[in-house]
RNA sequence: GGGGCCAUAGCUCAGUGGGAGAGCGCUGGCUUUGCAAGCCAGAGGUCACCGGUUCGAUCCCGGUUGGCUCCA
Numbered sequence: 001g002g003g004g005c006c007a008u009a010g011c012u013c014a015g016u017g018g019g020a021g022a023g024c025g026c027u028g029g030c031u032u033u034g035c036a037a038g039c040c041a042g043a044g045g046u047c048a049c050c051g052g053u054u055c056g057a058u059c060c061c062g063g064u065u066g067g068c069u070c071c072a
């Protein structure tokens, strides 16, 4: 220098055009003499950034940034 993959909650990830979600973690409640476990509820999001397509974009297209990897 060139190619490929990835970027979504604190962490690990799903979601591939119209409702943003799961597990773990966090907070509160129930249960216990207490702790743990269990059950219920809740908080937490600029879907990396900029632009485009579309009635509508986390999703499609282009670019930028960052990470991993391959080639030279």
Stems, first nucleotide, its partner, number of pairs: 001071007010024004018055001026042005048064005

Transfer RNA from a Longimicrobiales bacterium, 72 nucleotides, folded computationally. It matches the Rfam family "tRNA". By type it is a transfer RNA. The source organism's lineage runs through Bacteria, Pseudomonadati, Gemmatimonadota, Longimicrobiia and Longimicrobiales. The prediction has a mean pLDDT of 83.